[in-house]
Context: one part of a larger RNA
RNA sequence: CCAGAGAGUUCCAGUAGGAAGUGAAGACCCCGUAGAACUUUACUGUAGCCUGCAGCUGCGGUGCGAGUGUUGUCGUAUAGAGUAGGUGGGAGUCGCUUGAGGGCACUGCCGUCAGGUUGUGCCUGAGACAAAAGUGUAACACCACCCUUCACCACUUGUGCUGCUAACCGUUGGAAAAACCAACGGGACAACUGUUGGCAGACAGUUCGGCUGGGGUGGCACCCUGAUGAAAGGAUAUCGUCAGGGCCCAAAGGUCGGCUCAACCCGGUCAGAAAUCGGGUGUGGAGUGCAAGGGCAUAAGCCGGCCUGAUUGGAAUCUGACCAAGAAGGAUUCCAAGAGCGAAAGCUUGGCCUAGCGAACCUCCGUGUCCUCCUUGAUGGGGGCCGGGGAUGACCGAAAAGUUACCUCGGGGAUAACAGAGUCGUCGCGCCCGAGAGUUCACAUCGACGGCGCGGCUUGCUACAUCGACGUCGGCUCUUCCUAUCCUGGGUGUGCAGAAGCAUCCAAGGGUGAGGGAGUUCACCUAUCAAAAGGGAUCGUUAGCUGGGUUCACAACGCUGUGAGGCAGUUGGUGUACUAUCCACUGGAAC
Numbered sequence: 001c002c003a004g005a006g007a008g009u010u011c012c013a014g015u016a017g018g019a020a021g022u023g024a025a026g027a028c029c030c031c032g033u034a035g036a037a038c039u040u041u042a043c044u045g046u047a048g049c050c051u052g053c054a055g056c057u058g059c060g061g062u063g064c065g066a067g068u069g070u071u072g073u074c075g076u077a078u079a080g081a082g083u084a085g086g087u088g089g090g091a092g093u094c095g096c097u098u099g100a101g102g103g104c105a106c107u108g109c110c111g112u113c114a115g116g117u118u119g120u121g122c123c124u125g126a127g128a129c130a131a132a133a134g135u136g137u138a139a140c141a142c143c144a145c146c147c148u149u150c151a152c153c154a155c156u157u158g159u160g161c162u163g164c165u166a167a168c169c170g171u172u173g174g175a176a177a178a179a180c181c182a183a184c185g186g187g188a189c190a191a192c193u194g195u196u197g198g199c200a201g202a203c204a205g206u207u208c209g210g211c212u213g214g215g216g217u218g219g220c221a222c223c224c225u226g227a228u229g230a231a232a233g234g235a236u237a238u239c240g241u242c243a244g245g246g247c248c249c250a251a252a253g254g255u256c257g258g259c260u261c262a263a264c265c266c267g268g269u270c271a272g273a274a275a276u277c278g279g280g281u282g283u284g285g286a287g288u289g290c291a292a293g294g295g296c297a298u299a300a301g302c303c304g305g306c307c308u309g310a311u312u313g314g315a316a317u318c319u320g321a322c323c324a325a326g327a328a329g330g331a332u333u334c335c336a337a338g339a340g341c342g343a344a345a346g347c348u349u350g351g352c353c354u355a356g357c358g359a360a361c362c363u364c365c366g367u368g369u370c371c372u373c374c375u376u377g378a379u380g381g382g383g384g385c386c387g388g389g390g391a392u393g394a395c396c397g398a399a400a401a402g403u404u405a406c407c408u409c410g411g412g413g414a415u416a417a418c419a420g421a422g423u424c425g426u427c428g429c430g431c432c433c434g435a436g437a438g439u440u441c442a443c444a445u446c447g448a449c450g451g452c453g454c455g456g457c458u459u460g461c462u463a464c465a466u467c468g469a470c471g472u473c474g475g476c477u478c479u480u481c482c483u484a485u486c487c488u489g490g491g492u493g494u495g496c497a498g499a500a501g502c503a504u505c506c507a508a509g510g511g512u513g514a515g516g517g518a519g520u521u522c523a524c525c526u527a528u529c530a531a532a533a534g535g536g537a538u539c540g541u542u543a544g545c546u547g548g549g550u551u552c553a554c555a556a557c558g559c560u561g562u563g564a565g566g567c568a569g570u571u572g573g574u575g576u577a578c579u580a581u582c583c584a585c586u587g588g589a590a591c
Base pairs, nucleotide, nucleotide: 008591009590010589011588012587013586014585015584017583018582019581021578022577029412030411031410032409034408035407036404037403038402039401042206043205044204045203046202048199049198050197052195053194054193055192058164059163060162061161062160063159064158065157066156067155068154069153071151072150075147082140085146086145087144088143089142092129093128094127101124102123103122104121105120106119108117109116110115168186169185170184171183172182173181174180209222210220211219218239223245224244225243226242227241228240246395247289248351249350253307254306255305256304257303258302259301261285263281264280265279266278267277287296288295290356292354293353294352311337312336313335314334315333316332317331318330319329326396339348340347341346362390363389364388365387366386368385370384371383372382373381374380419466420464421462422461423460425459427455428454429453430452431451432450436446437445473548474546475545476544478540479537480536481535482534483533486511487510488509489506490505491504492503493502494501514526515525516524554572555571556570557569558567559566560565
């Protein structure tokens, strides 16, 4: 110096395995006493509509009522001349040519059919009635007030029908003008205003609990009691375990007195294992209104007498609520009042004890020489104080339904779905034992009942990492690894003659294919093949492809829901972003 190889550095062009690559404070899920939209038999309202009454709103006729008033009328038990409404006054009243009483005729009304009571005409012409007497619950004339029945009239008022015109309304014209005028049509209606009641997602404002091995569904572990958990002081959690309460009782309470249970043994008519009776043993093995625990025979258990202390007012302690502050509630002790039982001592402020419960607002009831406001001659009414009742069980107590895939915001890996991790019940594979099958013979082969492991490919569980995002099933492409080996290779056993098998040991070098329908993985089927083995790599692989499935909007069917909507039911459905900085890899170049 030439050729080649290697280590290194730099550059160019590429590929996309990694930087849980870039992009967007996850759209799924949950949470927020966040929002919005929609629905409805959620709650509360509003418009609108209907409706009674009143105002604007007047004049008449007529029918039917109501009230008041004048006048008149009605009123029969029996007895009593007799058709006695009630009460009070009452010894007179009416009439005598202004016609009492009676008779006749006509007539109206009432009627219990006896009669009563009006009116008109004619005849007659001076008394009639009451009182007294008598009957009777009550005694009549006459007067006053009143009740009952009915009638007429007047006034007020309601209502039905109807007429009117002047309020009011409409049309047309003057007139271009809502106001003024005229004509016509309506007309006290309508419209309008106020008020009563109703209907009322048309509209509005809101609400739509909590716990929770994600949320939902389920449940209540949301108030209270007993036992256990609870680790021998106290306290102590889980959707831990075993059970209960949300009452009951006028006796099942108080007191005084008396009694003793369950069970067993012996005896005894029917009578038996067991009925009632007698005797004995009997620390509770019974009973206690109801759970459990603790108590209880001096009984707190059983029976009887008398009672209402299951009463009123006050104070305190304990608990509720360890520590560590309150409420309601509960219990206990004491004082006072007035009681019950007992001879008395005494006991009794409900029940042997521990569960059986409820604030404020509102409302109701009770109480009183009480307080206060309004009013009054007196009174009365409202409010308060005190005691009690009415409920909130999400139980220290808002007055409250749903949907959202049309959705939104704030957050969360405090919390689900994918993948990872842990675990390994489930799953896969192996081992031990060896009952039994295998003609005989456990172990050629198979192996019950049981026992022990390994793996981390299934499915679960957990919620540890990720919700300011790690792209989700299957297919395609491409690479590598494991062996628990399907084929090919080498051994051994055999219930291996050979051939073909069965089982097993070594072995991962290579291979393990093609079709059918289904999105499929898987599975099934078909014909081949030496064989058509199983798995891992973020269920390898989306800054590589696909986009059939799943999982947006929109639309349809079936089912479901009153509805908005919903459905691991079905069906159609337009979008798959990124110019490669670094590492990596491929090819090339230079030093």